[in-house]
């Protein structure tokens, strides 16, 4: 110098004048219940977005078991938790840095499917095609799967020998199975010995196995305030036994157990009718930066430091000046040349795109700018 690979940051700055949310040092007034003014301070993201997981937190609703209906799936770890992240195994892709992965089980628990072509697609199969043998000269018998064709896949692959022609028929070697040995927590890896010896795929088909999931959502709840009609109507169950204890029923879940509350209401349904107001939940957290110390990492533990929106039809916005930063023109100046540097100029360029209880992860959008590392090519010393 060019290409890629990975990881991380940032993604408009300042000033001026006007307007807006929160907060409220302090003032003043009060009927002491407040009420007006107000310094300072602050005022949207890395994805707020999707609503896809996983939790805090509230109610329901006190436990357990089993069912059904979801999740996840190599291993060891991280973390509140996760379908998330780390590191490693194996399979795939790429020349490499890397990147993906839908990573348990397919006679050994069972069912299912695999269109068309093809001779045949699950324990099969002979269409050309070799071969021997008859003859009626292109026909029948027979043997064969080693060569050809079909297909997304044809019951191990390459080479030697052997045979009529061939086939693990025999042999080396490589796959497979069996039984060990070594290293690793482990998934695996590797070696060795025996055996001519493999029952094709699909499970993101149904299922089978192993772990593991209650159930709504901040319009959740909680509180204050006010009104209205303590409304009417239809159906079901119940108001039982027993001196008690209890037993039966009912509440409150799919069953089923225990616990706990009822003793006259519960329950569904259809028509009317009232409230639509305020205030709270609402921001200090699994929170954020920084050091150290352990860890190959994810992270953990301690020390200091620090508080950066809280609206409620929904605040953060205009307008003006300058900069940055992007593209294009022209001129210099260096260089084979790409391209670099400086100078004026000119642009209607300056990405995605916004809070609503909150935090951890995934996905998906994104004009430009910067850092670092680690792979190729190609050059010159």
């Nucleotide at each position: 110098g060019c290409g890629g690979a990975u990881g991380g940051u940032u993604g408009g700055a300042u000033g001026a004048u006007c307007g807006c949310g929160c907060u409220g040092c302090g003032c003043u007034c009060u009927u002491u219940g407040g009420a007006g003014c107000a310094a300072u301070g602050u005022g949207a993201g890395g994805a707020a977005a999707g609503u896809c997981c996983g939790g805090a937190c509230u109610c329901c609703a006190g436990a357990a078991a089993c069912a059904a209906c979801g999740g996840c799936g190599c291993c060891a770890g991280a973390u509140a938790a996760c379908g998330u992240c780390u590191g490693g195994c194996u399979g795939g892709g790429g020349c490499a840095a890397c990147c993906c992965a839908a990573g348990g089980g397919a006679u050994c628990a069972g069912c299912g499917c695999c269109a068309c072509a093809g001779a045949a697609a699950a324990c099969a199969a002979a269409c050309c095609g070799c071969c021997a043998u008859g003859c009626u000269u292109g026909c029948a018998u027979g043997g064969u799967a080693a060569g050809g064709g079909u297909g997304a896949a044809a019951c191990g692959g390459u080479g030697c020998g052997g045979u009529a022609a061939g086939a693990g028929c025999g042999c080396a070697c490589c796959g497979c199975c069996u039984u060990g040995g070594u290293g690793g927590c482990a998934a695996c890896a590797u070696c060795a010995a025996g055996g001519g010896c493999a029952g094709g795929g699909c499970a993101a088909g149904c299922c089978c196995c192993g772990c593991u999931g209650g159930g709504a959502g901040c319009a959740a709840g909680a509180c204050c305030a006010a009104a209205u009609a303590g409304g009417a109507g239809c159906c079901g169950c119940g108001u039982g036994c027993g001196c008690a204890a209890g037993c039966a029923g009912g509440g409150a879940u799919g069953u089923u157990u225990c616990a706990c509350c009822c003793g006259a209401g519960c329950g569904g349904u259809u028509c009317g009718g009232g409230u639509u107001g305020g205030u709270u939940g609402c921001u200090a957290g699994a929170g954020c930066g920084u050091c150290a110390u352990g860890g190959u990492g994810a992270c953990a533990u301690g020390g200091c430091g620090u508080c950066g929106a809280g609206a409620u039809g929904a605040a953060u916005g205009a307008u003006c000046a300058u900069c940055g930063g992007g593209a294009g023109a022209u001129g210099c100046g260096u260089g084979c040349a790409a391209g670099c540097g400086u100078a004026u100029u000119u642009c209607g360029c300056u990405a995605c795109a916004a809070a609503a209880u909150c935090c951890g992860g995934c996905u998906u959008a994104c004009a430009g700018a910067c850092c670092a590392u680690c792979c190729g090519c190609a050059a010159a010393u």